[in-house]
Context: one part of a larger RNA
RNA sequence: CUGGGCGUAAAGCGAGCGUAGGUGGUUCGUUAAGUCAGAUGUGAAAUCCCUGGGCUCAACCUAGGAACUGCAUCUGAUACUGGCGAACUAGAGUAGGUGAGAGGAAAGUAGAAUUCCAGGUGUAGCGGUGAAAUGCGUAGAUAUCUGGAGGAAUACCGAUGGCGAAGGCAGCUUUCUGGCAUCAUACUGACACUGAGGUUCGAAAGCGUGGGUAGCAAACAGGAUUAGAUACCCUGGUAGUCCACGCCGUAAACGAUGUCUACUAGUCGUUGGGUCUCUAGAAGACUUAGUGACGAAGCUAACGCGAUAAGUAGACCGCCUGGGGAGUACGGCCGCAAGGUUAAAACUC
Repeated sequence: CUGGGCGUAAAGCGAGCGUAGGUGGUUCGUUAAGUCAGAUGUGAAAUCCCUGGGCUCAACCUAGGAACUGCAUCUGAUACUGGCGAACUAGAGUAGGUGAGAGGAAAGUAGAAUUCCAGGUGUAGCGGUGAAAUGCGUAGAUAUCUGGAGGAAUACCGAUGGCGAAGGCAGCUUUCUGGCAUCAUACUGACACUGAGGUUCGAAAGCGUGGGUAGCAAACAGGAUUAGAUACCCUGGUAGUCCACGCCGUAAACGAUGUCUACUAGUCGUUGGGUCUCUAGAAGACUUAGUGACGAAGCUAACGCGAUAAGUAGACCGCCUGGGGAGUACGGCCGCAAGGUUAAAACUC
């Protein structure tokens, strides 16, 4: 290389956009590059193979043939692929109506709760636990009422519900803005799919500068527990959590399942849109795009998957090749750092 694989055994890049490349709908014409056929030339000899011959046989030697699967040129074929030309509308897209949505960004605003501050009432406890203690409290706490401050998060609705490429997104209002579904026409006319490099986005934690800090809470302190207790439990508590801007670029970034297309029994839910029917409803049937449960065939080592495939096929990309050493060392690139990414070998079983 061929071949075999990637839900759980090793293996799908965290996700999109997109360059090169690869692949590409229907019809007609043309061309003849790929493809196919024939011819000619060449493909040294030896070797290999076949049939003979010579050493008593064999190895060995030797004659003839075949072969040398290749290359070039010429002449043809035209189904398929490619090139060129013309056309089409089933892929893709545009215009129009309608619709749902925690999709994104910014600004504003609401109520409940915790904490704190001020004041009133009120008195000896409160808090906490398995039990306690540290802690708070006669300088008046806890409880309760009134007023105020401030930060963060949005109960109920709420849902195997919705939206988003993924990460993710939830009070309400406004502005700006992306995508999606559906309906019936009109238009463009293959404009498509995938995508090495590249580029953008990317939870939490962490980092830089400046703010903010109610609650929670790594570190830390104290109290317990214990043989010890650098823990689990309790009382405190700083980074952080929040905001702005800039980095980081990783996660069990998971459906552990790459993207796109076509085909292949059914049944029961649910969300958005459309059509039809009647007995006009809290109805039924059909259809379309999602999202769930079960299940035929089939697949699978089994578990299970099963039109949202892990079935049947096609296009393109990524990745795997025994365990450890090791996602490490060295080098490169990136980063302020933390570190990330690319990525071995010796040795060993």

Predicted 3D model of a 349-nucleotide part of an RNA (small-subunit ribosomal RNA, central domain) from an uncultured bacterium.